The RNA shown here (c-di-GMP-I riboswitch aptamer) has 75 nucleotides and comes from Acetothermia bacterium UBA7521. The prediction has a mean pLDDT of 87. It was read from a public genome assembly, where an Rfam model found it.
């Protein structure tokens, strides 16, 4: 730098579901809570889904892919 995550330290994030507050809604915020996560950090670029007042409009990143950055550990 690359390429792996069986095992291990130390962490770390947090799905339904509750509450509260914002939204027309998809949803997001903070707060409790763990199904899960080795990028489940960041970000709508490409497809794929949701909402809709149908607009070159929002939304998901925890559906996929690809971008950039990263923590341990081993090769």
């Nucleotide at each position: 730098u690359c390429c792996u995550g069986a095992a291990a330290a130390g962490g770390g994030c947090a799905a339904a579901c509750c509450u509260a507050c914002g939204g027309g809604g998809a949803c997001g915020u903070a707060g409790g809570g763990a199904c899960g996560c080795a990028a489940a950090g960041c970000g709508a670029c490409g497809g794929a889904c949701c909402c809709a007042g149908g607009a070159c409009g929002g939304g998901u990143a925890g559906c996929c892919g690809g971008g950039c950055u990263g923590c341990c550990a081993g090769g």